[in-house]
C1' cells in the first nucleotide's frame, strides 16, 4: 500500500432511521447512620472529523484522522 473490525458522558458500556441516548461507575448535593462505610433519591455529564442521502443520521453512503487484527 490492501482488507476487516472499532471510535459515544472522566472511565466501560448499549443503541441498528424518529428513543428524554441506555446502564454502571465517577462526580455534587440530599436521605438514612452516634461516626465511617454500605444502602437509597435528585442532579450532571456523551455520538473521532468533514461531506452526501434522507422530512428526520449515533445509525444508512463516500473520504480524513485515530486504533486493533489479517495479507503482502
Nucleotide at each position: 500500500g490492501c482488507c476487516u473490525u472499532g471510535g459515544u458522558a472522566g472511565u466501560g458500556u448499549a443503541g441498528a432511521g424518529g428513543c428524554u441516548a441506555u446502564c454502571a461507575u465517577g462526580c455534587a448535593g440530599g436521605c438514612c447512620u452516634g461516626u465511617c462505610g454500605a444502602g437509597c433519591c435528585u442532579g450532571c455529564g456523551a455520538c473521532u472529523c468533514g461531506g452526501g442521502u434522507u422530512c428526520a443520521a449515533g445509525u444508512c453512503c463516500c473520504g480524513g484522522c485515530c486504533a486493533a487484527g489479517g495479507c503482502g
A computed fold for a 72-nucleotide RNA from Methanosphaera sp. rholeuAM74, annotated as transfer RNA. Its mean pLDDT, the model's own confidence on a scale to 100, is 80. Its Rfam family is "tRNA". By type it is a transfer RNA.